Description: A computed fold for an 88-nucleotide RNA from uncultured Shimia sp., annotated as Glycine riboswitch aptamer. Its Rfam family is "Glycine riboswitch aptamer". Rfam describes the family as follows. This family represents the bacterial glycine riboswitch. It was read from a public genome assembly, where an Rfam model found it. The model forms 90% of the base pairs in the Rfam consensus. Lineage of the source: Bacteria > Pseudomonadota > Rhodobacterales > Roseobacteraceae > Shimia.
[in-house]
RNA sequence: GCACCUGUCACGGGAGAACUGGCGAAAUGCCGGUGCCGAAGGAGCAACCGCCCCGGAAACUCUCAGGCCCAAGGACCGCGGCAGGUCA
Numbered sequence: 001g002c003a004c005c006u007g008u009c010a011c012g013g014g015a016g017a018a019c020u021g022g023c024g025a026a027a028u029g030c031c032g033g034u035g036c037c038g039a040a041g042g043a044g045c046a047a048c049c050g051c052c053c054c055g056g057a058a059a060c061u062c063u064c065a066g067g068c069c070c071a072a073g074g075a076c077c078g079c080g081g082c083a084g085g086u087c088a
C1' cells in the first nucleotide's frame, strides 16, 4: 500500500415448495393424513487440488434437520468498518 486472503459486524438485495380434516371467536395457534422444496446446518459421491499414507473439496446428490400465507431465517452477491495473515 487495504494489493490479496480469511474471519467478524452493520446495511442493501436474496429463491423454491401444498392441499385437506378436526379443535378454536381468531391467530403467525394445536393435532392428524397425504404431498412438496433446497440456498441455515448436516451427510454422501466426485471433477479437481495438496504435504499424495492420507487429507481438503461443490451451487451436484440426499433430505436427518429446516422450510412450504406473512414474519423470522436464508447459501450467495454488493458495499463499508474492524481484526489476523500473506506479499511488495
Base pairs, nucleotide, nucleotide: 001087003086004085005084006083007082008081009080011078012077013076018034019033020032021031022030023029035068036067037066041064042062043061044060048056049055050054